[in-house]
RNA sequence: GUCGGCAUAGCUCAGCUGGAUAGAGCAUUCGCCUCCUAAGCUAAGGGUCGGAGGUUCAAAUCCUCUUGUCGACG
Numbered sequence: 001g002u003c004g005g006c007a008u009a010g011c012u013c014a015g016c017u018g019g020a021u022a023g024a025g026c027a028u029u030c031g032c033c034u035c036c037u038a039a040g041c042u043a044a045g046g047g048u049c050g051g052a053g054g055u056u057c058a059a060a061u062c063c064u065c066u067u068g069u070c071g072a073c074g
Base pairs, nucleotide, nucleotide: 001073002072003071004070005069006068007067010026011025012024013023019057028044029043031041032040050066051065052064053063054062
């Protein structure tokens, strides 16, 4: 330099043939339980889906540019 993968909650990830209120587990907080703690159970908070632009009635999803990271080739 060329090409490709990945980027979604604090962490690990799902969702990507466009349309559901953007989800799960763990973690955190509240509550239940318990003499207390742990374990178990319930609920809640937490996201501008890496950034910008475009297409579309509608974009996490498609297109372009770009950032970071990993890899292949030279």
About this RNA: The RNA shown here (transfer RNA) has 74 nucleotides and comes from a Lachnospiraceae bacterium. It matches the Rfam family "tRNA". By type it is a transfer RNA. The RNAcentral record of the sequence draws on ENA. The coordinates come from a structure-prediction model, not an experiment, and the mean pLDDT is 80.